[in-house]
Molecule: transfer RNA
Organism: Tissierellia bacterium
């Protein structure tokens, strides 16, 4: 200095390819079972997708820009 991957809730993740209301598991809270912990059900509550832009009725998603980690090359 090139190239390439990863960046979505308190954690790990899927959705991106093919633009249409962000969604799992875990932790969290709250109620019920239980003599009590532990444990099992069942509702609930958190993010607008690293950051800025620009496309477009609409963008986590397409285009530019740039930031971190991490490969791989020189």
């Nucleotide at each position: 200095c090139g190239g390439g991957a990863u960046g979505u809730a308190g954690c790990c993740c899927a959705g991106u390819c093919a633009g249409g209301u962000a969604g799992g598991g875990c932790a969290c809270a709250a109620g019920u079972c239980u003599g009590g912990g532990g444990g099992a059900c069942u509702u609930g509550g958190g993010g607008u997708c690293g950051c800025u832009g620009g496309u477009u009725c609409g963008a986590a998603u397409c285009c530019a820009g740039u930031c971190a980690u991490c490969c791989c090359g020189a």